[in-house]
Context: one part of a larger RNA
RNA sequence: UCAUGGCUAAGGAACUAGGCAAACUGACCCCGUAACUUCGGGAUAAGGGGUCCUCACGGCAACGUGAGGCGCAGAGAAUAGGCCCAGGCAACUGUUUAACAAAAACACAGGGCUGUGCAAACUCGAAAGAUGAUGUAUACAGCCUGACACCUGCCCGGUGCCGGAAGGUUAAGAGGAGGAGUCAGCCCCUUGUGGGUGAAGCCCCGAGUUGAAGCCCCGGUAAACGGCGGCCGUAACUAUAACGGUCCUAAGGUAGCGAAAUUCCUUGUCGGGUAAGUUCCGACCUGCACGAAUGGUGUAAUGAUCCGGGCGCUGUCUCGGCCAUGAUCCCA
Numbered sequence: 001u002c003a004u005g006g007c008u009a010a011g012g013a014a015c016u017a018g019g020c021a022a023a024c025u026g027a028c029c030c031c032g033u034a035a036c037u038u039c040g041g042g043a044u045a046a047g048g049g050g051u052c053c054u055c056a057c058g059g060c061a062a063c064g065u066g067a068g069g070c071g072c073a074g075a076g077a078a079u080a081g082g083c084c085c086a087g088g089c090a091a092c093u094g095u096u097u098a099a100c101a102a103a104a105a106c107a108c109a110g111g112g113c114u115g116u117g118c119a120a121a122c123u124c125g126a127a128a129g130a131u132g133a134u135g136u137a138u139a140c141a142g143c144c145u146g147a148c149a150c151c152u153g154c155c156c157g158g159u160g161c162c163g164g165a166a167g168g169u170u171a172a173g174a175g176g177a178g179g180a181g182u183c184a185g186c187c188c189c190u191u192g193u194g195g196g197u198g199a200a201g202c203c204c205c206g207a208g209u210u211g212a213a214g215c216c217c218c219g220g221u222a223a224a225c226g227g228c229g230g231c232c233g234u235a236a237c238u239a240u241a242a243c244g245g246u247c248c249u250a251a252g253g254u255a256g257c258g259a260a261a262u263u264c265c266u267u268g269u270c271g272g273g274u275a276a277g278u279u280c281c282g283a284c285c286u287g288c289a290c291g292a293a294u295g296g297u298g299u300a301a302u303g304a305u306c307c308g309g310g311c312g313c314u315g316u317c318u319c320g321g322c323c324a325u326g327a328u329c330c331c332a
Base pairs, nucleotide, nucleotide: 001327002326003325004324005323006322007321008320010318011317014316019313027051028050029049030048031047036041038147052069053068054067055066056065057064058063070074082311083310084309085308087306088305089303090302094106095105110145111144112143113142114141115140116139123130124129148298149297150296151295153228154227155226158225159224160221161220162219163218164217167216168215169214173210174209178205179204181202182201185197186196187195188194189192229247230246231245232244233243256290257287268284269283270282271281272280
């Protein structure tokens, strides 16, 4: 000096990003126990008291009552919740980044939509076959949401999906008008491996016409992907605008919530808490850029969760000190 323990006057979070760490609390018995609540809970809430030995009485005993006794201390050592208030998130028990993240992430019961009639859909597999399932729509599969309570508004123009079939467009194929090549023969200059014409056959190209789904088209569908306005004016103080005008849109954000895990300006403003509060709680609404199963708002209980406050407690600190054990270092 380091590590690990023990003690510490007075103060008691002044430490610090933050009470991190440590300390307090702790077992059993008795009394007592609030808001809130899904009536189960909350709850060991909180907050108090007791605990040893001897004798007597009651009792089989545990134990109870009474009297007395000792110690600083009687759960005499060890093991053995600190508590409360308020808020965010997630209902809950669970799961997870094996070895930096345990959470508000995942899952979850519950809710919804969609597909699937059985040789099911989905999935694996060139296939056979298997799975689903020795199941059968109260089933199975996919997707979303995520207990419970109250709810879940408007938009189908775009994209997707479903349905429709009149019309438009449309492939191979069918079809074969027409055209090209080759070539017997014939004609020409008959000098050539010449030129021309050219039936049948063979072969190539190939128009109109015909031709499904799809797309266009017509409807439906948002707990499908998604979306949910601007400007101007107006009331007898002022301010504001229930009201009016106008432009645009598929429709212009309803309920509820709101400086929020979302608010830039911003430490918004007001109130509370503090002597003093960029955090916190309650409000306001000017929502840069909340909002309804990419769920909205609440919510008892739960949480090694996150934020703020208080009581208790303490070497976290004022501010250090002492001791023990081990290590390092120096000397022998």
Molecule: large-subunit ribosomal RNA, domain IV
Organism: Prevotella sp.